Transfer RNA from a Patescibacteria group bacterium, 72 nucleotides, folded computationally. Its mean pLDDT, the model's own confidence on a scale to 100, is 81. It was read from a public genome assembly. It matches the Rfam family "tRNA". It is annotated as a transfer RNA.

RNA sequence: GCGGCUCUAGCUCAACGGCAGAGCAUUCGACCGCCAAGUCGAAGGUUGCGGGUUCGAAUCCCGCGGGCCGCU
Repeated sequence: GCGGCUCUAGCUCAACGGCAGAGCAUUCGACCGCCAAGUCGAAGGUUGCGGGUUCGAAUCCCGCGGGCCGCU
């Protein structure tokens, strides 16, 4: 330099055009008068960045950036 894959919560990952979710972690609350553990509930997200297509984009297209793999 060229090609492929990938980027969503603190971490690991779902959602494959129509309300952004799960497990673990964190904080708070309840069970329970207090502490710890446990169980249950709640909180926390402008989907890597910028554009485009569409009534509607995490999802499709383009550019840029990060990571991984391969080729020269």